About this RNA: The prediction has a mean pLDDT of 81. The RNA shown here (SAM riboswitch aptamer (S box leader)) has 119 nucleotides and comes from a soil metagenome. RNAcentral holds the sequence, with entries from MGnify.

[in-house]
RNA sequence: CUCAUCCAGACGGGUGGAGGGAACGGCCCUGCGACACCCAGCAACCACCGCGCGGCGCACAGUCGCGGCGCGGACCGGUGCCAAUUCCGGCAGAGAGGCUCGCCUCUCUGAGAGAUGAG
Numbered sequence: 001c002u003c004a005u006c007c008a009g010a011c012g013g014g015u016g017g018a019g020g021g022a023a024c025g026g027c028c029c030u031g032c033g034a035c036a037c038c039c040a041g042c043a044a045c046c047a048c049c050g051c052g053c054g055g056c057g058c059a060c061a062g063u064c065g066c067g068g069c070g071c072g073g074a075c076c077g078g079u080g081c082c083a084a085u086u087c088c089g090g091c092a093g094a095g096a097g098g099c100u101c102g103c104c105u106c107u108c109u110g111a112g113a114g115a116u117g118a119g
Stems, first nucleotide, its partner, number of pairs: 001119006012039004019029003024089003041081002045078002048073006055066003086113001091110009
């Protein structure tokens, strides 16, 4: 940089002992133990197995090889995750309502930022 996902799930034990939720603004969590590490747990992105449907390759052809998509399985391997929707918001648009008439509130959609995986 590209692609996919981000309203589900796990939230218990041990060690340790004061901060944490990315930043900002909020709002929260926390000595009834935060954060971190280990175990347990959750999930199924990659890898693995099966089935189906396309594509490509080979002099030809196949029950061959490569790769794609979908569905299912499994959880030995590589990651990830385990308060609150990514905790909420900012920027733009649409709808509804309000008023001091260009702003406010609510809902939705998209963007931005971020996280994770694969390349």